[in-house]
RNA sequence: AUUCAGGCAAGGCACACUUAUCGAAAGAUAGGGUCGCAAACCUAAUGGGGCUACCGUGUAUCGCAUCACUACAUCAUGCCAGCCAGGUUGCAGAA
Numbered sequence: 001a002u003u004c005a006g007g008c009a010a011g012g013c014a015c016a017c018u019u020a021u022c023g024a025a026a027g028a029u030a031g032g033g034u035c036g037c038a039a040a041c042c043u044a045a046u047g048g049g050g051c052u053a054c055c056g057u058g059u060a061u062c063g064c065a066u067c068a069c070u071a072c073a074u075c076a077u078g079c080c081a082g083c084c085a086g087g088u089u090g091c092a093g094a095a
Base pairs, nucleotide, nucleotide: 002095003094004093012037013036017032018031019030020029021028022027035082042087043086046085047084048083049080050079051078056074057073058072059071060070
C1' cells in the first nucleotide's frame, strides 16, 4: 500500500427506559443506562425509504355572507445516517 472479515477489540460508540433542557410534533442536546454496533464516524443540498404537520392549502361544521373557532384531509421547507444503497474519512486484527 492492497485485500478480507465467520470468529478475534486495546480503545470507541450507545437501543429501550429514565432525568433535565429545547421543539407544535417528529425529534435533538446533555447526564444516567447498555440492546446492540467493525464504521452504530461524517454526509438528509447523492438516491430510495420512513417519521412528524406549527404554518399553508382544501373540505366540513356554524352562518345571509365573510372572517375566526373546531374537526378531518393534504402538504417538508422540519426530522431519522442505529432503514438501505452511494460518497468521504478513520481504528484494531488477519493475509
Molecule: c-di-GMP-I riboswitch aptamer
Organism: Paenibacillus koleovorans NBRC 103111